Lysine riboswitch aptamer from uncultured Massilistercora sp., 160 nucleotides, folded computationally. The RNAcentral record of the sequence draws on MGnify. The source organism's lineage runs through Bacteria, Bacillati, Bacillota, Clostridia and Massilistercora. It matches the Rfam family "Lysine riboswitch aptamer". Rfam describes the family as follows. Riboswitches are metabolite binding domains within certain messenger RNAs that serve as precision sensors for their corresponding targets.

[in-house]
C1' cells in the first nucleotide's frame, strides 16, 4: 500500500403473501332544504386560460384505495443504512410559479440497538426520522487499581 474473508445483534434494508387499521372516511347514488349566476365550481395552493349547473348541510342505500403497521417466507448485506443541503429526471385537467411524491448525482454528519424527554411527519396511544440525556454494547488507543478517550475512510484475519 492493495486484494480477499470476517465480527458487532431484539443488527440493517428490500420483494412477495396474509392480517388489522385507514373507515363507514374519500367517493357513487336517492330524496329534501339552502347559497351562488359566473364575483360560483372544476389541480395541493396562487395566476392565466378553457369548460360547466355547480356548491353546502341533514337523512337513506352502496362503499374503497394508497402511504404507514404486525406476522411469515425468501433475498441482499455490516455506511449495513439513515438524515440534511444543493442539483438532474418523472409525475398529478392546459400553461406558469410554488409545493408534494418517486428516482438519481455530489457534498456533509451518524459505530450500534434500547430507554427517557422534546420536535417533525402521520388518521393514530401504531410507526418512522431528527436533536438532547444517562447507561449498555462492539472496536481500537492510552492507562492499568478503578478507568479515560477516539471514530466505521474504523477494527480483525489471511495473502501479495
Nucleotide at each position: 500500500u492493495g486484494a480477499u474473508a470476517g465480527a458487532g445483534g431484539c443488527g440493517c434494508g428490500g420483494c412477495c403473501g396474509c392480517c388489522a387499521u385507514c373507515a363507514g372516511u374519500a367517493u357513487c347514488u336517492g330524496g329534501a332544504a339552502g347559497g351562488c349566476g359566473a364575483u360560483a365550481g372544476u389541480u395541493u395552493g396562487g395566476a392565466a386560460g378553457a369548460c360547466u349547473g355547480u356548491c353546502u348541510u341533514g337523512c337513506g342505500g352502496g362503499g374503497a384505495a394508497a402511504g404507514g403497521g404486525g406476522c411469515g417466507u425468501c433475498c441482499g448485506c455490516c455506511g449495513a443504512a439513515g438524515a440534511g443541503a444543493c442539483g438532474g429526471g418523472a409525475u398529478g385537467u392546459u400553461u406558469c410559479c410554488a409545493g408534494g411524491u418517486c428516482u438519481u448525482g455530489u457534498c456533509u454528519c451518524u459505530g450500534g440497538g434500547a430507554c427517557g424527554c422534546g420536535g417533525c411527519a402521520g388518521a393514530a396511544g401504531a410507526u418512522g426520522c431528527c436533536g438532547c440525556g444517562g447507561a449498555c454494547u462492539g472496536u481500537c488507543a492510552c492507562a492499568u487499581u478503578c478507568g479515560u478517550g477516539g471514530a466505521g475512510c474504523g477494527c480483525u484475519a489471511u495473502c501479495g